[in-house]
RNA sequence: UUUUUGGAGAGUUUGAUUCUGGCUCAGAACGAACGCUGGCGGCGUGGAUAAGACAUGCAAGUCGAACGGAACACUGUAGCAAUACUGUGUUCAGUGGCGGACGGGUGCGUAACACGUGAGUCAUCUGCCCGGAAGAUGGGAAUAGCCCAGGGAAACUUGGAUUAAUACCCUGUGUGAUCGAAAGAUUAAAGGUGCUGAAAGGUGCCGCUUCCGGAUGAGCUCGCGGCCUAUCAGCUAGUUGGCGGGGUAACGGCCCACCAAGGCUACGACGGGUAGCUGGUCUGAGAGGAUGACCAGCCACACUGGAACUGAGACACGGUCCAGACACCUACGGGUGGCAGCAGUCGAGAAUCAUUCACAAUGGGGGAAACCCUGAUGGUGUGACGCCGCGUGGAGGAUGAAGGUCUUCGGAUUGUAAACUCCUGUCAAGUGGGAGUAAACCUGCGCGUUAACUGCGUCGCAGUUUGAGAGUACCACUAGAGGAAGAGACGGCUAACUCUGUGCCAGCAGCCGCGGUAAUACAGAGGUCUCAAGCGUUGUUCGGAAUCACUGGGCGUAAAGGGUGCGUAGGCUGCGAUGCAAGUCAGAUGUGAAAUCCCGGGGCUCAACCUCGGAAUGGCAUCCGAUACUGCAUUGCUUGAGGACUGGAGAGGAGUCUGGAAUUCAUGGUGGAGCAGUGAAAUGCGUAGAUAUCAUGAGGAACACUAGUGGCGUAGGCGAGACUCUGGACAGUUCCUGACGCUGAGGCACGAAGGCCAGGGGAGCAAACGGGAUUAGAUACCCCGGUAGUCCUGGCAGUAAACGGUGCACGCUUGGUGUGGCGGGAAUCGACCCCCGCUGUGCCGGAGCUAACGCGUUAAGCGUGCCGCCUGGGAAGUACGGUCGCAAGAUUAAAACUCAAAGAAAUUGACGGGGACCCGCACAAGCGGUGGAGUAUGUGGCUUAAUUCGAUGCAACGCGAAGAACCUUACCUGGGCUUGACAUGCAUUGUGUCGGCGGUGAAAGCCGCCUAGUGGAGCAAUCCACGCCUUGCACAGGUGCUGCAUGACUGUCGUCAGCUCGUGUCGUGAGAUGUUGGGUUAAGUCCCGCAACGAGCGCAACCCCUGUAUUCUGUUGCCAUCAGGUAAUGCUGGGAACUCUGAAUAGACUGCCUAGUUUAACUAGGAGGAAGGUGGGGAUGACGUCAAGUCCGUAUGGCCCUUACGCCCAGGGCUGCACACGUACUACAAUGCCCGGUACAAUGUGAACCGAUACCGCAAGGUGGAGGAAAUCCUGAAAACCGGGCUCAGUUCAGAUUGAAGGCUGCAACUCGCCUUCAUGAAGCUGGAAUCGCUAGUAACGGCGCAUCAGCUACGGCGCCGUGAAUACGUUCCCGGGUCUUGUACACACCGCCCGUCACAUCAUGGAAGCCGGUUGCGCUCGAAGUGCCUGCGCCAACCUUAAUUGGAGGCAGGGCCCUAAAGCUCGACUGGUGACUGGGAUGAAGUCGUAACAAGGUAGCCGUAGGGGAACCUGCGGCUGGAUCACCUCCUUU
Repeated sequence: UUUUUGGAGAGUUUGAUUCUGGCUCAGAACGAACGCUGGCGGCGUGGAUAAGACAUGCAAGUCGAACGGAACACUGUAGCAAUACUGUGUUCAGUGGCGGACGGGUGCGUAACACGUGAGUCAUCUGCCCGGAAGAUGGGAAUAGCCCAGGGAAACUUGGAUUAAUACCCUGUGUGAUCGAAAGAUUAAAGGUGCUGAAAGGUGCCGCUUCCGGAUGAGCUCGCGGCCUAUCAGCUAGUUGGCGGGGUAACGGCCCACCAAGGCUACGACGGGUAGCUGGUCUGAGAGGAUGACCAGCCACACUGGAACUGAGACACGGUCCAGACACCUACGGGUGGCAGCAGUCGAGAAUCAUUCACAAUGGGGGAAACCCUGAUGGUGUGACGCCGCGUGGAGGAUGAAGGUCUUCGGAUUGUAAACUCCUGUCAAGUGGGAGUAAACCUGCGCGUUAACUGCGUCGCAGUUUGAGAGUACCACUAGAGGAAGAGACGGCUAACUCUGUGCCAGCAGCCGCGGUAAUACAGAGGUCUCAAGCGUUGUUCGGAAUCACUGGGCGUAAAGGGUGCGUAGGCUGCGAUGCAAGUCAGAUGUGAAAUCCCGGGGCUCAACCUCGGAAUGGCAUCCGAUACUGCAUUGCUUGAGGACUGGAGAGGAGUCUGGAAUUCAUGGUGGAGCAGUGAAAUGCGUAGAUAUCAUGAGGAACACUAGUGGCGUAGGCGAGACUCUGGACAGUUCCUGACGCUGAGGCACGAAGGCCAGGGGAGCAAACGGGAUUAGAUACCCCGGUAGUCCUGGCAGUAAACGGUGCACGCUUGGUGUGGCGGGAAUCGACCCCCGCUGUGCCGGAGCUAACGCGUUAAGCGUGCCGCCUGGGAAGUACGGUCGCAAGAUUAAAACUCAAAGAAAUUGACGGGGACCCGCACAAGCGGUGGAGUAUGUGGCUUAAUUCGAUGCAACGCGAAGAACCUUACCUGGGCUUGACAUGCAUUGUGUCGGCGGUGAAAGCCGCCUAGUGGAGCAAUCCACGCCUUGCACAGGUGCUGCAUGACUGUCGUCAGCUCGUGUCGUGAGAUGUUGGGUUAAGUCCCGCAACGAGCGCAACCCCUGUAUUCUGUUGCCAUCAGGUAAUGCUGGGAACUCUGAAUAGACUGCCUAGUUUAACUAGGAGGAAGGUGGGGAUGACGUCAAGUCCGUAUGGCCCUUACGCCCAGGGCUGCACACGUACUACAAUGCCCGGUACAAUGUGAACCGAUACCGCAAGGUGGAGGAAAUCCUGAAAACCGGGCUCAGUUCAGAUUGAAGGCUGCAACUCGCCUUCAUGAAGCUGGAAUCGCUAGUAACGGCGCAUCAGCUACGGCGCCGUGAAUACGUUCCCGGGUCUUGUACACACCGCCCGUCACAUCAUGGAAGCCGGUUGCGCUCGAAGUGCCUGCGCCAACCUUAAUUGGAGGCAGGGCCCUAAAGCUCGACUGGUGACUGGGAUGAAGUCGUAACAAGGUAGCCGUAGGGGAACCUGCGGCUGGAUCACCUCCUUU
């Protein structure tokens, strides 16, 4: 200086975290479709499916200046005319020429030189066009048309006669061309129309012939490039090459004959599937990925298949022939057709337009031209299909209107929005004006060119004419806000929130997920948000996705290292020198079409759009250079690699031989009752002598100790000893070779256990199997037996958790410490020890790496080379196919379908039939109970009109209920009331308040009668206010529902010792640390230590009661002293000492001593003390758990009822009774019962109350009323104690039940109260399994008081005092709890999770006797049209020949041969559909059987293999740790 301008994430696995990993979303795009909606314009764009079928019209004609004619019109000449001749013009069919090979359509086929790109063509052609050279002589014979005659429905066709040419033929010439070495041979043509001239002729233009060259277009060839599949691995006979021919414009097996046996392939041949290719388009930061509409280049195709003809060009979209299918016409004989041209129709489809105008422009064909043709093209129409632009108004306007919605009822919001006022005039509407696109052609004149011209010229001037779109664009004027806004969304991602309805229903949903009565998630509404003439949905592509990773990923545990080695191809390869220049780098040239994209300009008012210029087009090819690196060639080197020599170590391998211990068996001896086995047993063995023991023998298998994270081996693996053979590693020497190396797809070899085949062997063990146990069952675990097998030889198989879950090789990178082998140093007599090095093998650990765990010179660090493998979970290592195997099976290896996860590591909890420690009336040690009886009471159940409701493991069940005869009461039956039993307000009638009486009735209620309020104003009538009442409206009322909407309160874990926070630190993070550890405590109590330091809620203390003392107080309490008095009594005076009352203090704090531990905390003991280590008791209940309990205590959201689910009343029920359970009481008796006597409390209560003395009654109770609103009165405890009786019995125990008579309360004791007396006198003689409470003033026993209450079911509850024990060795076990640790697949947290069979439903799929198609191959048969070849006795104008109707040359028809489309037959291959039945798989709120796995999962689990079994599974053998726990060994760390 120039260039480059660009890369965002989120949701979802978990209780939470990090990672892995999939799924999903936000973006852009589209030839789109669908839903709702829709004002205008510009520019684009529109049959993607059925290359399905097509009615109708049009899409290729033109030339009379090539030709003969026909018709018509108009001239002219001759003629009177008819008519004849001639000319001009128009039209028409035919001959002839050129064009119909372009333009237009479509994408079937095609994986190919089809396309792209770059070359080649000395191997080629090219009409029209351009330049150049040379020519164009003389003749001839036909034939369409026309005419005539036939056939046919038609299409069309046959015969005869006649005729022209730029049609056809012959001849001359030969510049030239072709062949040939040359000589030589062969070989062409056409005229038409102007001007001029009297004519001959001259001269133009358009043509014609030959040749050369160009241009354009085309053919052929080659290098390179671009799809999937190996579950396609071998393919090929014209195949590969050669020689010789044929054929073509041209090379060539393109075709043919002969010869040879080649050619292609892992760099993927051959086969299968799919597909037009490209410029480009979409996306993307890019690299890439996807795609190939419109526009442009190339290719292919034209109903399907085949074929050639003509031609410069075709094997021909709107030509020909044949075959086939389809359709149409038909007179049934026969014909005709091809929209993948433009419109249009039907069909199929989610889906794609007008049967339009014009050749005015651009372009094309023909023509000399005018001109004609042109569905190419230019226009218009149509579709919001896309892009772009514009509008639907602007300004002001608060009473913040009305309405809507919400509401805490105050208001808020819609909202300046509207109304209203003032403006503007785009679009649309109307009126008027009004383009450009047009320049040419043509005619005339002129100029130049030329010898000259009428020719030619992008020449000039003048003239005439040409517009489909269109009266359009545009401009001006007119009036008036008038005609013009919707769609989607609003739980998170993702901008935007409320109400109502609904109630796991209806529905939503892209993912996560919403909905089970308070849904921002469904539906509606209001509001809001985002886009906007559009908005959403669906589909597809790219992106995000670094989720196939070239840029830019991984493989210890997440998916992923091959079981191991050897080694082929391939890939990679040490240090130097020289050469070459293939790769590589630099420069230049050519090419890289245009359009597109980008940049800079320009034109439509802007934009979209159009247009000009530039840049770019990463590529390919050629030329010239450079030589560092790679490569190739040559030549060296020694460090990689290998060899040689020396040496030792070793369970390395193979074979042969040998050994001892043990088990079992056999024989014999001794001996005599058991042995064996287990948790316990049994089966089993044993008096026919087992077990035990001794001796001898047989046989097989395995080798104790040594033995060691020791050794060897590639891995699997290898363990007694000796010998033989043999492999590798290591150390030393530094002698040799000289890169010989590394890795390794295929391939080959080895390869535990189990298994298979054949033959041996067989002691022990032991799948299967038999038996015994266990169990609900037990196809198991345990036990007794036991066969394959385990062993040997030979073969097969080829797999394992074949693991270090870690491929091989090389290099580099701090350390410490063991151990095996070897060498060296120092030292020693020699060694050991010690130091150094190499090579193995362990542990710890630094940097670094890792998601973490962890790895860490033996890397999972940093690099290089090569191989293998992975890409969500399941289906599945399965199916099908292939290969291998005797089989079992191995190997290779999918898909449909289904899920939104599956997973790794670590964290916090919870849990464990894991571990350690600790605590608790948890166990144990004790005392007393419950469970048995009777009764009471509560509950369940049953019953009922109702038996109201709630509570339901601990933590419901003498609970709510501290008191159901009515009431209570909520339930049932019946009778009634309806603004209500109760509250407030409004309106209204009356004013007859309140109250009393009567009737009816079970009552409530209903009906009737009497009575006539207060205050104010006013003379009064009357009015107003309050009150009452009637009627009406708002409302009241609800023990109706939801405790899973709530408040509040409570229970429980648990009075357990825990639960947290701030700051700091550690960790990516969840989290950890603190709070863990060592001690100690009742305690997270305290001490010590420590990356923690502090703090909070809990603990403790502070509070209350009680135990001691002091002080104060002194009545109602007290009475020691003094006095008085009584029958007696603190009775009285008095006292204030004592007890006591109730206030304040003191006291207890491990304070003191001793001991323990280093100190401390603390513990143990002691002293003192009333009390000693929280003195005893109470209150006090952390964070939280149980959706624990209560809507029937009250409060309260929502829902529900409103002449009833509200309210009143009577009666009934809550009390019902085959039964079961809980909690209690009373007992069963002598530690007792009964009778008599007698002693000592405390807490408390009392006015509709407690109630004394006294009297009556057997008693309950009655009469009565002193005293007491209380330290004053009521007020007297019982057990105990003393005396007597009872004497072990269903009793002088026990008291149920029942009868009778009474009493009390109350309106009322029938259902359904309590008490008393008399009588009656049931069960029960200490309670099975099981289970409860209690550690001291406790248990046990005894009485007393109180609340509720008219009374009472109280034997309950709450308190009080009296009497007053026993036991605790201890923490193994049961239960509960706490701390630490460990495992976990649990987190709703073990009441967890979860596996498999079976049964049912649905779905997809495999197999299957077959059945039905499609594609294709080999072989064979037949074979249309057609080219070629042969033939050609029939036929034929031109040329030659003949006298000739002759002959010849040549040709045609016809025939034959080869090839061949279609068709047929046989046998295959591939592929698809269907299929009785069948296999497994997946999915499915509440099915069955078990419980396999996760904790030591209750038999550790898993892998391979084999057998067995309803099933998960079990068992054998070998292996692994991805096993808990305990112990030991070794190593490491620390001291």